[in-house]
Model confidence (mean pLDDT): 75 of 100. This is a predicted structure of a 374-nucleotide RNA (Bacterial RNase P class A) from a Candidatus Sulfomarinibacteraceae bacterium. Rfam family: Bacterial RNase P class A. Rfam describes the family as follows. Ribonuclease P (RNase P) is a ubiquitous endoribonuclease, found in archaea, bacteria and eukarya as well as chloroplasts and mitochondria. Taxonomically the source falls in Candidatus Sulfomarinibacteraceae (Bacteria, Pseudomonadati, Acidobacteriota, Thermoanaerobaculia). A source record names the gene rnpB. The sequence is in RNAcentral, with records from ENA.

RNA sequence: UGGAGGAGGCGGGCGUCCGCCGGGUCCACCCCCGGAGGAAGGUCCGGACUCCCGACAGGUAGCAUGCCGGGUAACGCCCGGCCGCGGCAACGCGAGGGAAAGUGCCGCAGAGAGCAGACCGCCCCCGGGUCGGCCGGGGGUCAGGGUGAAAGGGUGCGGUAAGAGCGCACCGCUCCUCCGGAAACGGAGGGGGCAUGGUAAACCCCAUGCGGAGCAAGGCCGAAUAGGGGAAUCGAGGGUCACCUGUCCCCGCAUCCCGUUUCGACGGGUGAGAUUCCCGGGUUGGCUGCUCGAGCCGCACGGCAACGUGCGGCCCAGAUGAAUGGACGCCGCCCCACGGGGUACAGAAUCCGGCCUACAGCCUCCUCCGGUCA
Numbered sequence: 001u002g003g004a005g006g007a008g009g010c011g012g013g014c015g016u017c018c019g020c021c022g023g024g025u026c027c028a029c030c031c032c033c034g035g036a037g038g039a040a041g042g043u044c045c046g047g048a049c050u051c052c053c054g055a056c057a058g059g060u061a062g063c064a065u066g067c068c069g070g071g072u073a074a075c076g077c078c079c080g081g082c083c084g085c086g087g088c089a090a091c092g093c094g095a096g097g098g099a100a101a102g103u104g105c106c107g108c109a110g111a112g113a114g115c116a117g118a119c120c121g122c123c124c125c126c127g128g129g130u131c132g133g134c135c136g137g138g139g140g141u142c143a144g145g146g147u148g149a150a151a152g153g154g155u156g157c158g159g160u161a162a163g164a165g166c167g168c169a170c171c172g173c174u175c176c177u178c179c180g181g182a183a184a185c186g187g188a189g190g191g192g193g194c195a196u197g198g199u200a201a202a203c204c205c206c207a208u209g210c211g212g213a214g215c216a217a218g219g220c221c222g223a224a225u226a227g228g229g230g231a232a233u234c235g236a237g238g239g240u241c242a243c244c245u246g247u248c249c250c251c252g253c254a255u256c257c258c259g260u261u262u263c264g265a266c267g268g269g270u271g272a273g274a275u276u277c278c279c280g281g282g283u284u285g286g287c288u289g290c291u292c293g294a295g296c297c298g299c300a301c302g303g304c305a306a307c308g309u310g311c312g313g314c315c316c317a318g319a320u321g322a323a324u325g326g327a328c329g330c331c332g333c334c335c336c337a338c339g340g341g342g343u344a345c346a347g348a349a350u351c352c353g354g355c356c357u358a359c360a361g362c363c364u365c366c367u368c369c370g371g372u373c374a
Base pairs, nucleotide, nucleotide: 001370002369003368004367005366006365007364008363009362010361012331013330014329015328016327017326018325020035021034022033023032024031037345041356042355044354045353046352047351048350049214050213051212052211054248055247056246057245058244059243060242062210063209064208065207066206067081068080069079070078071077082096083094084093085092086091097205098204102203103202104199105198106197119145120144121141122140123139124138125137126136127135128134153171154170155169156168157167158166172194173192174191175190176189177188178187179186180185218288219287220286221285228279229278230277231276232275233274234273237251238250239249256269257268258267259266260265295314296313297312298311299310300309301308302307332343333342334341335340
């Protein structure tokens, strides 16, 4: 100096005036303080919190995840490592368990796509011939060509009529042993001519995890109407979070009539009650939940890191027909036809931890490869 890779940050500033929301023990005025984001977004994961169901356990179905170790409240997230692929490299990407349990599929092309396969070619034999290469028939062969994403290990030597793990060496594969590592995995040695094509974000198998609904959750007050109507099931049994089973727990089997009776009760009816659903009428206001929290900043220590521990400091929106705005002046940055114009993506809605997506422009640091000069 050119190109590339990675990590992180900012994303307008100041002043004046007029408003809006919340707080400052109650009311009014004045005054003071605070008032959108890195994604507040998508609502895709994980939680806190709340309710549903009487407590729990097991199984089935469904869904999700899937190399190893660690972090975390938890995760499908993050960090470190292993393996595979891409890149000269820095580095990037990977749903990364099982295909010798089973089933399915493998389009087009091609002779053949899974109990492999003779289209061209190569080789041998027989016959014929117009005898230099041809024609017909029989057989061997997967080394070469061709098709394909993929053709039943690869390269070389030997071997053979031509060939072939047919034999051998190396590589690969597989089995065994040893060594290193906490593990994924890596390395070394030996045996076996090689059996087992691919596909599981196809069914499936294995392992692990998971109840549902969500702040319009839920609680309190007020207002209004009514102490309503109807249907179904159970009626001696019923009651839970997809379904089933089990253990425990809770509630209940009322009343009356008829019949039988061994006088204990039993059978039939009635339906008090329980559960679920629908219809009608009314209210659709206020308070709470609500914002101090797995919080933010700084320093020290432990750890490669994610992160953890300790100490000190700070208070940082809480609206609900939903505040966070507008005008003017100066400055910064970009464009420009010198008059001026523009300044990204986007705006809280119970709250946290992540992921993903959008984003004008600017800044910082680290690393790799190349060129040139000293």